[in-house]
RNA sequence: AGGGGUAUAGCUCAACGGUAGAGCAGCGGUCUCCAAAACCGAAGAUGAGCGUUCGAUUCACUCUACCCUUG
Numbered sequence: 001a002g003g004g005g006u007a008u009a010g011c012u013c014a015a016c017g018g019u020a021g022a023g024c025a026g027c028g029g030u031c032u033c034c035a036a037a038a039c040c041g042a043a044g045a046u047g048a049g050c051g052u053u054c055g056a057u058u059c060a061c062u063c064u065a066c067c068c069u070u071g
Stems, first nucleotide, its partner, number of pairs: 001070007010024004018054001027041004047063003051059001
């Protein structure tokens, strides 16, 4: 330098172009003499930009970071 892949919650992962979810963690509550466990509840995210579309996590382009690969 060329080719390919990945980027979503604090972490690990889902989501045929149509309501962004789960588990764990953290927070609040119930329970308990206290704590743990259990149960209940709320909060929390689409790497950046531009475009296509009635509508984009999803499609197109550019960029950024990481990984693999070719020479």
A computed fold for a 71-nucleotide RNA from an uncultured Oscillospiraceae bacterium, annotated as transfer RNA. Rfam family: tRNA. By type it is a transfer RNA.